[in-house]
Context: one part of a larger RNA
């Protein structure tokens, strides 16, 4: 920009894509079948691998603004206590996220036409013959059925709810102005992302940072007092700190501007 007003949502599915594996093992049944050795179709039932989708309750990795211990060296006047540099210095853990080697699911089942191939009826050709006429059954394949996209499907589909027929100029088409419903910009930002775009929220607010309380990590912080020559130990102390988790709290920052509708 189109779909013949303007909007907001929710469908339908032309149509396209995806996915489609496979192995053991038990019962049946040591049965049918076989001199024996062996050893079933058919039907049920259980575990698997490899693929592939999802998620982070588990297990675990990761976690460069989380906690701790440390070895070197500089600074902060020194003591203590800190900070910078040395791969995050190097080590032990670790929230959210993110993620597999965790965890769930999936392939099926079932319809329809079918291939090869098996058949019923049957003639040309009194026989025969599955085909010439007519008919059935038959595949991991094919169309459905499962899952994801989808009305630019210009064949522009459906419902469903919301807005309104206003001024001026003009015979009329049709310009302009005003505005509804709603939309956009712009700003706070993520459940989202490269950018876009999706979603949340803009004072009638819990958006996003604070700031509080919780969780969760870390393993008892500084200082003091006590012991011990000291290193260090014990006590206040399950302490101090604590990222991105969760409730809450306007203290700080979401100001503010513009688009936008009927014709035969």
């Nucleotide at each position: 920009c189109g779909c013949a007003g303007g909007u907001g949502a929710u469908c339908u599915g032309a149509g396209g894509g995806g996915a489609g594996c496979u192995c053991c093992c038990c019962g049946u049944a040591g049965u049918a079948c076989g001199a024996g050795a062996g050893g079933a179709c058919c039907c049920g039932g259980g575990g698997g691998g490899a693929c592939g989708g999802a998620c982070c309750g588990c297990u675990g990795g990761u976690g460069u603004g989380c906690c701790a211990g440390u070895u070197g060296u500089c600074u902060c006047g020194c003591c203590a206590g800190a900070g910078g540099c040395a791969u995050c210095g190097c080590u032990g853990g670790g929230u959210a996220g993110c993620u597999a080697u965790g965890u769930c699911c999936g392939g099926a089942a079932g319809g329809g036409a079918u291939a090869a191939g098996c058949g019923c009826u049957g003639a040309a050709a009194g026989c025969a013959u599955c085909u010439a006429a007519g008919u059935g059954c038959g595949a991991a394949g094919c169309c459905c059925a499962c899952c994801c996209c989808a009305a630019g499907a210009u064949g522009a589909g459906a419902u469903c709810a919301c807005c309104a027929g206003g001024a001026g100029c003009g015979u009329a088409a049709g310009c302009u102005c005003g505005g509804g419903a709603g939309g956009c910009c712009a700003c706070a930002g993520g459940u989202a992302g490269a950018u876009u775009a999706c979603c949340u929220g803009u004072u009638u607010g819990a958006u996003a940072g604070g700031c509080g309380g919780c969780a969760u990590g870390u393993g008892u912080a500084a200082g003091g007092a006590u012991g011990g020559u000291a290193a260090c130990a014990u006590c206040c102390u399950c302490a101090g700190c604590u990222a991105a988790g969760c409730c809450g709290u306007a203290c700080u920052a979401a100001u503010g501007g513009c688009c936008g509708a009927u014709c035969g």